[in-house]
Context: one part of a larger RNA
RNA sequence: UGACGGGGGCCCGCACAAGCGGAGGAACAUGUGGUUUAAUUCGAUCAUACGCGAGGAACCUUACCUGGGCUUAAAUGUAGUAUGACCGUACCCGAAAGGGUAUUUCUCUUGGGCUAUUUACAAGGUGCUGCAUGGUUGUCGUCAGCUCGUGCCGUGAGGUGUCGGGUUAAGUCCCAUAACGAGCGCAACCCCUAUCGUUAGUUGCCAGCGGAUAAUGCCGGGGACUCUAGCGAGACUGCCACCGUAAGGUGAGAGGAAGGUGGGGAUGACGUCAAAUCAGCACGGCCCUUAUGUCCAGGGCUACACACGUGUUACAAUGGUCGGUACAAAGGGCAGCUACACAGCGAUGUGAUGCUAAUCUCUAAAGCCUGUCCGUAGUCCGGAUUGUUCUCUGCAACUCGAGAGCAUGAAGCCGGAAUCGCUAGUAAUCGCGGAUCAGCAUGCCGCGGUGAAUACGUUCCCGGGUCUUGUACA
Numbered sequence: 001u002g003a004c005g006g007g008g009g010c011c012c013g014c015a016c017a018a019g020c021g022g023a024g025g026a027a028c029a030u031g032u033g034g035u036u037u038a039a040u041u042c043g044a045u046c047a048u049a050c051g052c053g054a055g056g057a058a059c060c061u062u063a064c065c066u067g068g069g070c071u072u073a074a075a076u077g078u079a080g081u082a083u084g085a086c087c088g089u090a091c092c093c094g095a096a097a098g099g100g101u102a103u104u105u106c107u108c109u110u111g112g113g114c115u116a117u118u119u120a121c122a123a124g125g126u127g128c129u130g131c132a133u134g135g136u137u138g139u140c141g142u143c144a145g146c147u148c149g150u151g152c153c154g155u156g157a158g159g160u161g162u163c164g165g166g167u168u169a170a171g172u173c174c175c176a177u178a179a180c181g182a183g184c185g186c187a188a189c190c191c192c193u194a195u196c197g198u199u200a201g202u203u204g205c206c207a208g209c210g211g212a213u214a215a216u217g218c219c220g221g222g223g224a225c226u227c228u229a230g231c232g233a234g235a236c237u238g239c240c241a242c243c244g245u246a247a248g249g250u251g252a253g254a255g256g257a258a259g260g261u262g263g264g265g266a267u268g269a270c271g272u273c274a275a276a277u278c279a280g281c282a283c284g285g286c287c288c289u290u291a292u293g294u295c296c297a298g299g300g301c302u303a304c305a306c307a308c309g310u311g312u313u314a315c316a317a318u319g320g321u322c323g324g325u326a327c328a329a330a331g332g333g334c335a336g337c338u339a340c341a342c343a344g345c346g347a348u349g350u351g352a353u354g355c356u357a358a359u360c361u362c363u364a365a366a367g368c369c370u371g372u373c374c375g376u377a378g379u380c381c382g383g384a385u386u387g388u389u390c391u392c393u394g395c396a397a398c399u400c401g402a403g404a405g406c407a408u409g410a411a412g413c414c415g416g417a418a419u420c421g422c423u424a425g426u427a428a429u430c431g432c433g434g435a436u437c438a439g440c441a442u443g444c445c446g447c448g449g450u451g452a453a454u455a456c457g458u459u460c461c462c463g464g465g466u467c468u469u470g471u472a473c474a
Stems, first nucleotide, its partner, number of pairs: 001474002003471003007468007015458002019422004026313008034304002042053002064299007076122005084114001088103006106113003124288002127286003133282002135277003138273001140271001145184006151160003164175003190265004195233007205222002209220003236259001239253001240251004315415001319374002322371001323369003331362003336355002340351004381412001386407007428450007
């Protein structure tokens, strides 16, 4: 100087407390361990692995296994040699890849061009090492810290500044001060959102006027309104009161759409963990070269006494069921989204129309109707599992897809110890969209609808900051 302490002081955080809802019990989905296997490819493993890489394993992907092939090779270039082949077509072997046979056959023309056999040289490797590396990332932590120049102090390591008194979300600011300044962080500048003005009105809108219809901004028209998207305004403790030397604090204060960082996002200091990644990519070294390269068929990554994580659905009456009826946002669409009509109980099919989209289209569910039935039951709860008949995608749904109908109707009656999230348009709950994608989400990333409870407080648990103290630790 640090680190540590079941030392102390001060302070903070959904850290505790106060609340709400979960998970731990059940079934299923998914990941992991283990076991099994010819193979169940590889990586990630406390917090910081385990719906993670994977934003989508039937073939492909695919790296694994079994079997069958190729050996300058899948691609490109240089040089040499040889050639008019190669390609195509036909046939044979074959699961395919591949192999074989036959056939046909260049062009302008000095010499080239094209193609191609073969040879040589350059290949290829998801093989090893993340403890040789770059780049990227997680975490402490959006915590308030980490340093430098000059000066001063100390023999020196080093200290001071950065401490102290206040204050703040903040090393934020004020005061004091052997320190005076400065840098990286904080904050602000950036984006979205909340209010208003202005500009502009098409594909959006429709108040007033007119027309038309069974009805609809449908038409003429209009820019008022909503909205769209550019530019501005607006919030700064600016004003008031009180407290304070100041910084600042307090207020159901005023005004205001918004009040003290308005809400959310992006933004991650010096560094820590020889943290993660050689399988995204790049790259040093090592290793393989008729194979650890490469092509193909089939299988596997989907196994299943078991254990754990993350989720979905439930155990019901604040509910289930049947009927009627209303209201979004954000996105997507041409190998696409599809109105509408018809057929089908339905998944869906057939026909057909509009839209390269503010124009057409995909679009709610909880809710409401004190509507109907159910009446506390393993039930009209719950839907696993299984049988059967179908639909769709796709060369192909056996291993191993999703969906529909009928039948079947398992466990489960609120979950031990212990444990997780959340402070407001949040939790909880309800649906919608997108990426990936031929097909296939209960996952992920977004969107809106409905919409709470509680916070006395900081004694305790956990983590962090700062000052101080002890130490036989570095």

About this RNA: The part of an RNA shown here (small-subunit ribosomal RNA, 3' major domain) has 474 nucleotides and comes from an uncultured prokaryote.